[in-house]
RNA sequence: UGCUCAUCCAGAUGCGCGGAGGGGUCCGGCCCUUUGAAGCGCGGCCAACCGACCAUGAGGCACGGUGGCAAUGCCGGCAACGAUGAGGA
Numbered sequence: 001u002g003c004u005c006a007u008c009c010a011g012a013u014g015c016g017c018g019g020a021g022g023g024g025u026c027c028g029g030c031c032c033u034u035u036g037a038a039g040c041g042c043g044g045c046c047a048a049c050c051g052a053c054c055a056u057g058a059g060g061c062a063c064g065g066u067g068g069c070a071a072u073g074c075c076g077g078c079a080a081c082g083a084u085g086a087g088g089a
Stems, first nucleotide, its partner, number of pairs: 001089001003087006013043005021032003026077004044069003049065003053060002073081001
C1' cells in the first nucleotide's frame, strides 16, 4: 500500500511545551478554540479487538500488544468513503 472479516448513537483528561487552528476528503451547515486549536512530552483514565491466564455455555480478568478520552464517524449530500482491530499478501 492493497484484500478479507468485525466494530463505529456507550465510556474516559490533568499538567508542561507550543502559539492558530481543528472537527477524515469535497460541498453545505453547525460546533470547538487566545478562558489557548493542531502537534509533542509526562502522568491519569476508558474500553476489551488480539495474545496470556481462569472458567467451560454465552463468561471472568486487565498481565502483554493495540486503540481511544467534545458533540452519533457532529448533521446532510456524494461514495462504499474514513477510523480501529485481527488475519493473509
Molecule: SAM riboswitch aptamer (S box leader)
Organism: uncultured Myxococcales bacterium